[in-house]
c-di-GMP-I riboswitch aptamer from Candidatus Sulfotelmatobacter sp., 103 nucleotides, folded computationally. It matches the Rfam family "c-di-GMP-I riboswitch aptamer". Gene Ontology term of the family: cyclic-di-GMP binding. It was read from a public genome assembly, where an Rfam model found it. Model confidence (mean pLDDT): 80 of 100. The organism belongs to Candidatus Sulfotelmatobacter, within Bacteria.
RNA sequence: AUUCCGCAAAACCAAACCUUGCGUGAGCAGGGGACAGAAAGCCACGGGUCUUCAAGCGGUAAACAAGGACCUCGGGGAGCUUGAAGAUAGCCGAGUUGCCGCU
Numbered sequence: 001a002u003u004c005c006g007c008a009a010a011a012c013c014a015a016a017c018c019u020u021g022c023g024u025g026a027g028c029a030g031g032g033g034a035c036a037g038a039a040a041g042c043c044a045c046g047g048g049u050c051u052u053c054a055a056g057c058g059g060u061a062a063a064c065a066a067g068g069a070c071c072u073c074g075g076g077g078a079g080c081u082u083g084a085a086g087a088u089a090g091c092c093g094a095g096u097u098g099c100c101g102c103u
Base pairs, nucleotide, nucleotide: 005101006100012037017032018031019030020029021028022027035090041096042095045093046092047091048088049087050086051085052084053083054082055081056080057079070075
C1' cells in the first nucleotide's frame, strides 16, 4: 500500500415517536429523540413496494346476497391492469467513493 475482517478505542450516522415547515399524496427538510447501521456515504440503472393522475376491466338496469376484483385455489370481500409523473438508497441488486485499525 492492497484485499479481507470488526471482539477494542475514537469519530460518524439516527428508526419509531414528538414537534415546526413544505407537498394533493407517497414522502421530504429543520429541531428533539435513539431502534439500529461497518458503507444506514453517494447514485433511481434493474427488480420490489408505495403515491398521484388518466384510461380500461371488476355479478346486476338497480337493489339484495346467493359473491364478481384479487388469490398461495384454502380463501377473500374491492380491488386489478396499463400508461404518465413521482416517492423510497434504513427493501434487494448493480455502479461509485471512503473513516478508524486495538489484541